Context: one part of a larger RNA
RNA sequence: CUGGGCGUAAAGCGCGUGCAGGCGGUUUGGUAAGUUGGAUGUGAAAGCUCCCGGCUCAACUGGGAGAGGCCGUUCAAAACUACCAGACUAGAGGGCGGUAGAGGGAGGUGGAAUUCCCGGUGUAGUGGUGAAAUGCGUAGAUAUCGGGAGGAACACCAGUGGCGAACGCGACCUCCUGGACCGUACCUGACGCUCAGACGCGAAAGCUAGGGGAGCGAACGGGAUUAGAGACCCCGGUAGUCCUAGCCGUAAACGAUGCAGACUUGGCGUCGGUGGGGUAAAAGCCAUCGGUGCCGAAGCUAACGUGAUAAGUCUGCCGCCUGAGGACUACGGCCGCAAGGUUAAAACUC
Numbered sequence: 001c002u003g004g005g006c007g008u009a010a011a012g013c014g015c016g017u018g019c020a021g022g023c024g025g026u027u028u029g030g031u032a033a034g035u036u037g038g039a040u041g042u043g044a045a046a047g048c049u050c051c052c053g054g055c056u057c058a059a060c061u062g063g064g065a066g067a068g069g070c071c072g073u074u075c076a077a078a079a080c081u082a083c084c085a086g087a088c089u090a091g092a093g094g095g096c097g098g099u100a101g102a103g104g105g106a107g108g109u110g111g112a113a114u115u116c117c118c119g120g121u122g123u124a125g126u127g128g129u130g131a132a133a134u135g136c137g138u139a140g141a142u143a144u145c146g147g148g149a150g151g152a153a154c155a156c157c158a159g160u161g162g163c164g165a166a167c168g169c170g171a172c173c174u175c176c177u178g179g180a181c182c183g184u185a186c187c188u189g190a191c192g193c194u195c196a197g198a199c200g201c202g203a204a205a206g207c208u209a210g211g212g213g214a215g216c217g218a219a220c221g222g223g224a225u226u227a228g229a230g231a232c233c234c235c236g237g238u239a240g241u242c243c244u245a246g247c248c249g250u251a252a253a254c255g256a257u258g259c260a261g262a263c264u265u266g267g268c269g270u271c272g273g274u275g276g277g278g279u280a281a282a283a284g285c286c287a288u289c290g291g292u293g294c295c296g297a298a299g300c301u302a303a304c305g306u307g308a309u310a311a312g313u314c315u316g317c318c319g320c321c322u323g324a325g326g327a328c329u330a331c332g333g334c335c336g337c338a339a340g341g342u343u344a345a346a347a348c349u350c
Base pairs, nucleotide, nucleotide: 003322004321005320006319007304008303012318014201015200016199017198021194022193023192025088026087027086028085029084030083031082033081034080035077036076037075038074039073040072041071048066049065050064051063052062053061054060091191092188093187094186095184096183097182098181099180103177104176105175106174107173108172109171110154115149116148117147118146119145120144121143125136126135162169163168206247207246208245209244210243211242215241216240220236221235222234223233258317259316260315261314262313263312266295267294268293269292270291271290272289273288274287275286276285299306300305323350324349325348332343333342334341335340
């Protein structure tokens, strides 16, 4: 170097952008680097294959012939790859006309509810549980009415619904802004795919600084339960949860399924668009493109299952696995304020 694999057995990087690299549509002409063929040089000996011989045979060994692979020179071919020049439009991108959306950022606004404060009514309980107690309450609670403050989250709509690369996104309005889809076939003319490293994004918790703090609530205190109770239940409650700026960079970051493209019987939903048909206007209906689901043919699969959103049949590129434990560890490197992250062994045991 070579093999087999990666939904659940070990194995898809959490996600993207993308340089190098790898790979790359149709067609014409040229070149001849790769490629193919011929000739030729070289290809030590040993070894290998064949033939003959020597030790009684064999191993071993002597002689002869040949081959393989490598390298060079030269001639030729031009299908494929490459390169040069030209052309094309089916890939890709753009234009034009439409569409849907919790996609992102900023600012503003609203109502319900909880809590607290003030005031009114009102009086002895309330709260909580399996049952209780701690707690709160005659210094007037709970309940109820009016007023006010403040923070956080946005019931119904709401849907195997939508959007986003993933994380994720849900009240309303305005501004800024990314992407997608459909129709058209007007433009460019392969501009493409993938991507080691790199760079960016990345839930929750956690960290730094400053703010904020209603509810909830690690830690902590108390009440119960219990043999005990470090818990589950109850009463409180700090960090935190929220905002701004900056770190952290992890997850069952999951579809446990990398990205892109092509091809391969069907049925039934649903979301967005277009055309047809239909209507007073619609809808059901037919066709088609894009998304998202269910069931299933062939095939695949150890089975479960999967099945045009493939785990089917193929191509390109990347990542990863190689018995279990030791070990998502140690040491070292890099990163981090820290917590720690990342890369990642060995002895030893089975």
This is a predicted structure of a 350-nucleotide part of an RNA (small-subunit ribosomal RNA, central domain) from a metagenome.
The prediction has a mean pLDDT of 88.
The full RNA is in RNAcentral, with records from SILVA.
Its Rfam family is "Bacterial small subunit ribosomal RNA". Its family is annotated with ribosome and structural constituent of ribosome in the Gene Ontology.